RNA sequence: AAUAUAUCCAGAGUGACGGGGAAGGAACUAGCCUUGCGAUCCGUCCAGCAACCCCGAGUGAAACGAGGGGUGCUAAUUCUAGCCCUGACGGGAAAGAUAAGCC
Numbered sequence: 001a002a003u004a005u006a007u008c009c010a011g012a013g014u015g016a017c018g019g020g021g022a023a024g025g026a027a028c029u030a031g032c033c034u035u036g037c038g039a040u041c042c043g044u045c046c047a048g049c050a051a052c053c054c055c056g057a058g059u060g061a062a063a064c065g066a067g068g069g070g071u072g073c074u075a076a077u078u079c080u081a082g083c084c085c086u087g088a089c090g091g092g093a094a095a096g097a098u099a100a101g102c103c
Stems, first nucleotide, its partner, number of pairs: 005099004013046001015045005023034003028082004047074003051071004055065002078095001083092003
């Protein structure tokens, strides 16, 4: 990287400092929102959340531990819609993200 599996309407910072300087919210389109009172992004520090794996225990299976570890995450449902089904409500897919397996 690809592939299969699980989860994605919950939760948690508009935090501080530095870099940078115009777009950004995964891709494209249309909305809507964020953004020179400096966003998205990168680095450092602190804080927090708790999905997966490991660990400590434990069970038929679970529940528990964040003052255990490895990732991850901390605007809005994956911000909404777009493709298929439905009269509609709504449901399903595709793509994406995260984890672990495999390589």

A computed fold for a 103-nucleotide RNA from a Candidatus Microgenomates bacterium, annotated as SAM riboswitch aptamer (S box leader). Its mean pLDDT, the model's own confidence on a scale to 100, is 79. Taxonomically the source falls in Candidatus Microgenomatota (Bacteria, Bacteria candidate phyla). Rfam family: SAM riboswitch aptamer (S box leader). About the family: The SAM riboswitch is found upstream of a number of genes which code for proteins involved in methionine or cysteine biosynthesis in Gram-positive bacteria.